[in-house]
Context: one part of a larger RNA
């Protein structure tokens, strides 16, 4: 010189894009941040409604007995619903967001492999759905318990549950053949044998959406291998499921991944071990490159969700806002028990030089649910802050010497400040004020927003620092000071004439920024 997630100092007019806790994976008030389906079910409740019966009863009429019967409640009961909040039951809470604690490892990059594997939703294709049960929630009633939760009895409904029947090119053991390979082996046609399915819902209907089994297929995903991946030998031996084989277990699948049992291996100076430090990449910075550094923001991957274990449920988790268990910590109890997890958006507290609002919308993409209207989305799209950064304008323009004043300097003659100001004429980039006013949405639907923006009107009016000035280095004189205050990146200046310290003119330099610091090249 370039470079930053950047601080600190002085200063600060606007706009667009980005971008903002780098420390204490510290703690955590409040509020949201997964939910949805009444076209899978039952009952409830609520309003509207159909009929019945009970009752009140305005009103006319009246021969004063009574007849008439709008309308209103109450039971039963038909039936509808953009209706409401629990329950079964179905998909979805494994995405999507957040953080780098921990990891040196097949994590991660990159190239292969899977004759050792799964794979809800989606697409194609073959076939299928026949007929029964018995519950358990909600309700009801009884009751424990301070709560948090519950016990026990009784009913009840399904696309919940559970036989039965049927099934093949599915499973599962056995044969016959043919075809191929890369070791175990892998396709393929046949034969008999024995196993395993289904659900229904909406509509007059058609038909939709669903449900069952198979095959293929895309996506997701696991596993396994060569190669690469800091630092330290002032860490040189390391290891007992440790290394192999053989059997049984498990898994989707291989495998010491488990076990039982044999055998004594298996790594290491091409650095094991063991110790610190660390998320990895594409990429970014920087160099002419080679290489250095670096992994903020965006994108792939991985790890983790108070710490630390563990399964369940499912296609897919050992599960961030699921369970259960132990520890620390916070609360709340009636002391007997009990609730919590912001490294999700905001926001508090602390920590620090230092990092933002308890905003607004689903209107756009996208993402669950749902036939669908539609919900629900702190993803997201936005708007607030902060010159944290890059990129643009802008703080007037053009004339104007009596080279005015006033500052400075002076050799008192004048230099400079300086076309600089004034002072005449423009002109509206921007301000401000009024009008209109979008695209972004395909008929409709804008959060943004009365915003971009366009036009009118006014007025130079509202907008300039900041650091330097021996000498690397562009820029100098004057007072003050007097090895004294004091500068400093290196040289180094300061002890009475300092262009070096501090204050003025004056000049560089870069400008809404300048300078200093820290960090890399």
């Nucleotide at each position: 010189g370039g470079a930053u997630g950047a601080a600190c100092g002085c200063u600060g007019g606007c706009g667009g894009c980005g971008u903002g806790c780098u420390u204490a994976a510290c703690a955590c008030a409040u509020g949201c941040a997964a939910g949805u389906c009444g076209a899978g079910c039952g009952a409830a409740g609520c309003a509207c409604u159909u009929a019945a019966g009970u009752u009140c009863g305005a009103u006319u009429c009246u021969u004063c007995g009574g007849a008439u019967g709008a309308g209103g409640a109450c039971u039963u009961u038909u039936g509808u619903g953009a209706c409401u909040g629990a329950g079964c039951g179905g998909c979805g809470g494994a995405c999507g967001g957040g953080u780098g604690a921990g990891u040196a490892a097949c994590g991660c990059g990159u190239g292969a492999g899977g004759a050792a594997c799964c794979u809800g939703c989606c697409u194609c294709a073959a076939a299928g759905a026949g007929g029964g049960g018995g519950a358990c929630a909600a309700c009801a009633g009884u009751u424990g318990g301070a709560a948090a939760c519950g016990a026990c009895u009784g009913c009840u409904a399904a696309u919940a549950c559970c036989g039965c029947a049927u099934a093949a090119g599915c499973c599962c053991a056995c044969g016959a053949c043919c075809c191929g390979g890369c070791a175990u082996c892998g396709g393929g046609u046949u034969g008999a044998g024995g196993g395993a399915a289904a659900a229904g819902g909406a509509g007059c209907a058609a038909u939709c959406c669903g449900c069952u089994u198979u095959g293929a297929g895309a996506u997701g995903g696991c596993c396994u291998c060569g190669c690469g991946u800091c630092c330290g030998a002032u860490u040189a031996g390391c290891u007992a499921g440790u290394u192999g084989g053989u059997g049984a277990g498990g898994u989707a699948a291989c495998g010491g991944c488990c076990c039982a049992c044999c055998a004594a291996g298996g790594c290491a100076a091409c650095g094991a071990u063991c110790g610190g430090u660390a998320g990895c990449c594409g990429g970014a910075c920087u160099g002419a490159g080679a290489g250095g550094u670096u992994g903020a923001a965006c994108g792939g991957c991985c790890a983790c969700a108070u710490u630390g274990g563990g399964a369940c449920u499912g296609a897919g988790a050992c599960a961030c806002g699921g369970c259960c268990c132990a520890g620390a910590c916070u609360c709340c109890u009636a002391c007997g028990g009990g609730a919590g997890g912001c490294a999700g958006c905001a926001g508090u507290g602390g920590g620090g030089a230092a990092u933002a609002u308890u905003g607004c919308a689903c209107a756009a993409u996208g993402g669950g649910g749902g036939a669908a209207a539609c919900c629900c989305u702190g993803a997201u799209g936005c708007a607030g802050c902060g010159a944290c950064g890059c990129c643009g304008c802008g703080u007037g323009g053009a004339g104007g010497a009596a080279g005015a004043a006033g500052g400075u300097c002076u050799u008192c003659g004048g230099a400079u400040u300086g076309u600089a100001a004034a002072c005449u004429c423009c002109u509206g980039u921007u301000g401000u004020u009024g009008a209109g006013g979008a695209a972004g949405a395909u008929a409709a639907u804008g959060a943004c927003g009365g915003u971009a923006c366009u036009c009118a009107a006014c007025a130079a009016g509202g907008a300039a620092g900041u650091g330097a000035c021996g000498g690397c280095u562009a820029a100098c004189u004057a007072c003050g000071u007097g090895c004294c205050a004091g500068c400093a990146g290196c040289c180094g200046c300061g002890g009475u004439a300092a262009a070096a310290c501090g204050u003025a003119g004056g000049u560089c330099a870069c400008a809404a920024g300048c300078g200093u610091u820290g960090u890399c090249c």
Small-subunit ribosomal RNA, 5' domain from an uncultured bacterium, 521 nucleotides, folded computationally.
The RNAcentral record of the full RNA draws on Greengenes.
Its Rfam family is "Bacterial small subunit ribosomal RNA".